The prediction has a mean pLDDT of 83.
This is a predicted structure of a 473-nucleotide part of an RNA (small-subunit ribosomal RNA, 3' major domain) from an uncultured Acidobacteriota bacterium.
The RNAcentral record of the full RNA draws on ENA.
Context: one part of a larger RNA
RNA sequence: UGACGGGGACCCGCACAAGCGGUGGAUUAUGUGGAUUAAUUCGAUGCAACGCGAAAAACCUUACCUACCCUUGACAUGUCCUGGAGCCUGGUGAAAGCCGGGUGUGCCCGAAAGGGAACGGGAACACAGGUGCUGCAUGGCUGUCGUCAGCUCGUGUCGUGAGAUGUUGGGUUAAGUCCCGCAACGAGCGCAACCCUUGUCAUUAGUUGCUACAUUCAGUUGGGCACUCUAAUGAGACUGCCGGUGAUAAGCCGGAGGAAGGUGGGGAUGACGUCAAGUCAUCAUGGCCCUUACGGGCUGGGCUACACACGUGCUACAAUGGCGGUGACAGUGGGCAGCCACCUAGCAAUAGGCAGCUAAUCCCAAAAAGCCGUCUCAGUUCGGAUUGGAGUCUGCAACUCGACUCCAUGAAGUCGGAAUCGCUAGUAAUCGUAGAUCGGCACGCUGGGGUGAUACGUUCCCGGGCUUGUACA
Numbered sequence: 001u002g003a004c005g006g007g008g009a010c011c012c013g014c015a016c017a018a019g020c021g022g023u024g025g026a027u028u029a030u031g032u033g034g035a036u037u038a039a040u041u042c043g044a045u046g047c048a049a050c051g052c053g054a055a056a057a058a059c060c061u062u063a064c065c066u067a068c069c070c071u072u073g074a075c076a077u078g079u080c081c082u083g084g085a086g087c088c089u090g091g092u093g094a095a096a097g098c099c100g101g102g103u104g105u106g107c108c109c110g111a112a113a114g115g116g117a118a119c120g121g122g123a124a125c126a127c128a129g130g131u132g133c134u135g136c137a138u139g140g141c142u143g144u145c146g147u148c149a150g151c152u153c154g155u156g157u158c159g160u161g162a163g164a165u166g167u168u169g170g171g172u173u174a175a176g177u178c179c180c181g182c183a184a185c186g187a188g189c190g191c192a193a194c195c196c197u198u199g200u201c202a203u204u205a206g207u208u209g210c211u212a213c214a215u216u217c218a219g220u221u222g223g224g225c226a227c228u229c230u231a232a233u234g235a236g237a238c239u240g241c242c243g244g245u246g247a248u249a250a251g252c253c254g255g256a257g258g259a260a261g262g263u264g265g266g267g268a269u270g271a272c273g274u275c276a277a278g279u280c281a282u283c284a285u286g287g288c289c290c291u292u293a294c295g296g297g298c299u300g301g302g303c304u305a306c307a308c309a310c311g312u313g314c315u316a317c318a319a320u321g322g323c324g325g326u327g328a329c330a331g332u333g334g335g336c337a338g339c340c341a342c343c344u345a346g347c348a349a350u351a352g353g354c355a356g357c358u359a360a361u362c363c364c365a366a367a368a369a370g371c372c373g374u375c376u377c378a379g380u381u382c383g384g385a386u387u388g389g390a391g392u393c394u395g396c397a398a399c400u401c402g403a404c405u406c407c408a409u410g411a412a413g414u415c416g417g418a419a420u421c422g423c424u425a426g427u428a429a430u431c432g433u434a435g436a437u438c439g440g441c442a443c444g445c446u447g448g449g450g451u452g453a454u455a456c457g458u459u460c461c462c463g464g465g466c467u468u469g470u471a472c473a
Base pairs, nucleotide, nucleotide: 001473002472003470004469005468008467010465011464012463013462015458016457019423020422021421022420023419026315028313029312030311031310032309033308034306042053043052064301065300068297069296070295073127077126078125079123080122081121082120083119086103087102088101089100090099091098092097107116108115109114129290130289132288133287134286138284139283140279141278142277143275145273150189151188152187153186154185155184156165157164158163169180170179171178195267196266197265198264200235201234202233203232204231205230206229209225210224211223213222214221238261241255242254243253244252245251317416321375322374323373324372325371326370333364334363335362338357339356342353343352344351345350382413387408388407389406390405391404392403393402429451430450431449433447434446435445
């Protein structure tokens, strides 16, 4: 100097406490371990792996396995020879491929001979290729402590020196934030602010938006841009004002005004470093290894298997509910190889017609919890797994292995042991909704809105900050 302490003082955090709702029990979805397999491709493994890479595994993807094939190669550059390229088509085969048939003679320079540019075929060699190994050789990117308040430097001073001081102390703050003191005086990276969004107002603008006037079935039409809204520019909040308190300070407490009050709410933003943390399978890259194969093509299979164990979710066990009826009320978004109104057929998934919309215009689009009626405590009109049958759609193709609809079937489950998780405000909980990926497939993920709770405090547990002791380095 660090690290550590069942040391001390102080402080902070959904850390505890006070509560609310979960997980752990059931079914199921999904990921992982294990065991299995020809293969079940690979990576991630305490917090910080396990609905993770994967914002979509039927083929493809795909890296794995099986069978069949290729060897200058699917791809790049170079040399030589040759041919237009292309299009149509037969046989064989699971396809890749292999063996053929027909058609076709282009572009540029040149009078021609010939040359050239793409494109195809062949030959030999340099080479290509590798999701092969090493993340403990690396770059880049990322997680984590932690949005915690820390981490350092120059000069000076002190110490033989390692180092110290500054950065400690008294207050204060969300903060090494600020004030005061002080052998220190200054500075840098962090904090804060500057950025985006949301909350109020003004100005400008007024269509596809809005509607105080008139009219109508209807913002439909006339008129209008007041209002809502949209989107650009500004204003606004600074402890600025008042009182108290404090050391006359920094600040703290209360109040006024105000849409908003003391960082207004949310986001982006992650210091020096730690974990030889993660990634050679995004990419790049040193070294090593393969080179008729560890490269390349294709068919089928596998990644979807299943005595079991764990993580994360969904649905439930019911009456704050189920079922039936009922033109209540959102916001974010997406749409031309698309969204599809409306009509017709069907119990339905959906199908057949036919408008509108490159979108503040048209469509997705029905918001759902809400309100009214019924059921009356049962394994039920709860619950929906599983299974049988019949279908729809996507797609070359739903057997392995898709989603959805209808009829029938109607399992476990009556609130979950030890233990454990999230959460302090428009939050938890609950209710539906949109999008990315996407031909099809969402209980996952990322957004957006509706309804809308509980909290005395810091003794203890955990983590962190400061300080102190030390037989540890």